[in-house]
Formats: sequence, structure tokens, C1' cells
RNA sequence: GCAGAGUGCCAGACGAUCGCCCGUUGUCGCGCCCGCGUGGGCGCGGCGGCGAGAGGAAAGUCCGAACUCCGCAGGGCAGUGCGCCGGUUAACGGCCGGUCGGGGCGACCCGAAGGACUAGUGGCACAGAAAACAUACCGCCCUGAGCGAGGCCGCAAGGCCGAGUGAAGGGUAAGGGUGAAAAGGUGCGGUAAGAGCGCACCGCGCCGGUGGCAACAUCGGUGGCAGGCAAAACCCCGCACGGAGCAAGGCCAAAUAGGGGGACCACGGCCCCGCGCGCAAGCGUGGCGGCCGAUCGAUCGGCCCGAUCGACGUGUCUCCGGGUAGGCUGCUCGAUCGCGUCAGCAAUGACGCGGCUAGAGGAAUGAUCGUCGCUCCGCCGCGAGGUGGAGAACAGAAUUCGGCUUACGGCGCUCUGCGACU
Repeated sequence: GCAGAGUGCCAGACGAUCGCCCGUUGUCGCGCCCGCGUGGGCGCGGCGGCGAGAGGAAAGUCCGAACUCCGCAGGGCAGUGCGCCGGUUAACGGCCGGUCGGGGCGACCCGAAGGACUAGUGGCACAGAAAACAUACCGCCCUGAGCGAGGCCGCAAGGCCGAGUGAAGGGUAAGGGUGAAAAGGUGCGGUAAGAGCGCACCGCGCCGGUGGCAACAUCGGUGGCAGGCAAAACCCCGCACGGAGCAAGGCCAAAUAGGGGGACCACGGCCCCGCGCGCAAGCGUGGCGGCCGAUCGAUCGGCCCGAUCGACGUGUCUCCGGGUAGGCUGCUCGAUCGCGUCAGCAAUGACGCGGCUAGAGGAAUGAUCGUCGCUCCGCCGCGAGGUGGAGAACAGAAUUCGGCUUACGGCGCUCUGCGACU
């Protein structure tokens, strides 16, 4: 210098001007309430002062919790999730440390990493003989009917020998071939050819010793040796789990409609009906009965007269309860943050000191300019440096935490490999 690995930090600073939201305070105005009154209280609005105002991911809403409501004697089934060991934590599927397996030359990284022999069911395309109670296409080897070049004997008919070929039968699983995967691997011996058939080493199973809390490692002995893959197929084993979510939940509560209760709807005369008293005449009382009059209201543009209609009705007033809009609350002091010390390899924990850091509710946290800083590029300069220009990402709290994942700009530290120089 190039290419990488791990880890930490920052998320521009200051000033001016103009704005946003919330709180607080002063003042002015309006409304309501209390008070005889000076005045006081509450709410809203205007103007001014002061204070506070996004993140490392506020994001995805994927896990785990707090909190709230509902459900719940206890247990089981089903369902879902997790799954090497130890630790950590409020909890977790997170994190830390280790083990094993895999990848990388390496720094390091990745792993849903229990069980596929004795619990069972199912699957494995194509190719291939065979995809699992193993099997046998080519090949290799043994036996070998038949055929048979050729040779020998014989006068001939014929007989004998016979390389080779080879129906059929048997042995084998070393080699070839297929496949993602083919019943341990390498070597020596052995055999007709072969084969854990025998032996050595490796692998595997079982037993034991040693180390370790454990996962596991290692050593020794022993068995010629179970039998592929896949459990992110069903399943089995172990562990955990009730549901919904701040639009949870609590409180106050308008108008309108609707529910329930109470009060009121007047006067006179006559008739009818019911009831009570009375021997009767009659008197009293009730009627969601009728007629007449008066009264009241509405309409006929206003007034008077008059007419029509209405006055127990979808009436008026009032109280209660549910509930909507709306308001208040939950709401931000918390498994909290910073620093230090101690324990621990670490995650993390304990202690001490200090700090308060948005709580809005359709949703504020912004814009412009200047100076400085940072990065990149150009020019000048031997150099320190000077100067001009450009750039600065991803993204926006909505009850709150712990994680994970995803997006993204810059800087530093440590380490690895390669190359060059000293």
C1' cells in the first nucleotide's frame, strides 16, 4: 500500500433573525361562580418574559416483560413455541463463557446442535440391477451340454485328441456404470475369483480409567461391526405458555332521541253513566262522556268584530339512570441515566456520589444567514501550509422498558493475509 476480521465512539458546534409545541409567569379582554362591596376563584383568548423540546435505530411490530381489564378450585387433552452444556436476567427464542460440527491460508465467522437401531407411520423425483427384511446390469471366477479351427490313427466307414466358442447352473460384491446419497476407509495377506475372510492403522458400538459442575475430551480394553438420507415429514421425549391490549382501563358528562318516576293542564250551566248516603225528594263525588257559554292560544298582512281550528296531548315543567359527542385521567421517577469503586474471563451484579432528560394528542421539535470544524476535488508551495468550490446519510417519539432484525454517513483502536522497502 492493497484486501479483509473484530470492536468502540459520534450523529457537527456557536451566534443572529423569523417561526412551532408544551409548561410557567405577568398583563389585557370575555364568560361563569362566590361576595352588600373593595374584591376573590375558575375557564378561554390576545400580547410579552422565562424554561424544556426525538433516535441509534424513535422503524419493522418479530420475541420477552411491566401495567390494565376479562377469565380462572385443581388437573389433563388439544394447540403454539423452544431444544448441546454452564451462567446471566424481572423475563426471553436475548446476552456471556465453553463444547461439538462446518467454513476460511488466517484474524475470525456460521450452526432449530434432543431422538432416524429396539415406539411407530410415511417419503426419497430423474437415473439406476438395487433407494433399504437389500439386490446383481456390465465385469471377474468355477462347472459346463452343444459347436468346433486343427492334429493323429485307419484302404474306407469311422474313431481319438483338441485351442477356441459357449446354452445352462453356481460363486462374488474388489472393479465399472447410475445417482444428492449405494451396506465402513487405506494397506498387506488370503482366494478359483472375491469378501472384516484374517491382520495393522483409522472409523463405529460397548465397557472401564483419568480430567471437567456439565456438554465433552483423552487413554486403555473389547466386539469384525450396528447400517443410507431426512425429525425445518408426522411423531416421540423434555421444558415453557389463559386471553386481549393505553383505541387497555378509570372518572366527569352537553344537545338530540329514547327509558323510568313526579307535578300541572283552570271556570260555569244542562244532560248521560257509575259509586256513596238517604224511605224518598235530594245531596256529595268520579268519568281518558256529550252539548252550550265564557276564557286562553294559533291562523285569516296589522287593529276591532267575526270565522275556523285547538286546549288529556306526539302536552308543559322537573327529577333519576344508561349512553354518545366532548373533557379529565392513565402519562412519564424509571427492572432510570452518568461517573467512580468493588466482585466476575464476560454477560451482569452490588455499593457510593450526582442528575431529571418531550409528554403532545392529527400530532410540535423547523427555516434562513454568518463564523468555525470535518470529508472530497482543483490550484499554489520543496514543505508546514494557503486558497477556491462542492458535500454531510438513514430517518421523526405517541403507555413504558429489555432484546432481535432491518436502513444508514463518518471517525478511531486492535488484529489477519499478501506485496514492497529499511
A computed fold for a 422-nucleotide RNA from a Vicinamibacterales bacterium, annotated as Bacterial RNase P class A. It is recorded under the gene name rnpB. Of the family's consensus pairs, 95% are formed in the model. It matches the Rfam family "Bacterial RNase P class A". The family's RNA type in Rfam is ribozyme. The coordinates come from a structure-prediction model, not an experiment, and the mean pLDDT is 75. NCBI's taxonomy places the organism under Bacteria, Pseudomonadati, Acidobacteriota, Vicinamibacteria, Vicinamibacterales.